Predicted 3D model of an 84-nucleotide RNA (transfer RNA) from an uncultured Elusimicrobia bacterium. Its Rfam family is "tRNA". It is annotated as a transfer RNA.
[in-house]
RNA sequence: GCGCGGGUGGCGGAACUGGCAGACGCGCACGGCUCAGGACCGUGUGACCGAAAGGUCUUAUGGGUUCAACUCCCUUCCCGCGCA
Numbered sequence: 001g002c003g004c005g006g007g008u009g010g011c012g013g014a015a016c017u018g019g020c021a022g023a024c025g026c027g028c029a030c031g032g033c034u035c036a037g038g039a040c041c042g043u044g045u046g047a048c049c050g051a052a053a054g055g056u057c058u059u060a061u062g063g064g065u066u067c068a069a070c071u072c073c074c075u076u077c078c079c080g081c082g083c084a
Stems, first nucleotide, its partner, number of pairs: 001083007010026003019067001027045006046057004060076001062074003
């Protein structure tokens, strides 16, 4: 250099038939249990603003297509594998 695969909450990892983004697990917070802790059980948990109601933003980056994009197309960056 060329080809292929990948990049999603704090972490792992789903959602690709384009149709509520973040299932599920870990972690964390609070509560239960315990003499205390672990384990276990319950509830909650993307970010920002807000007293709340609610609003805005968010799938590596920037653009495009579309009523609608994690998903399709293009640019760039990063990681892995193969070829040379």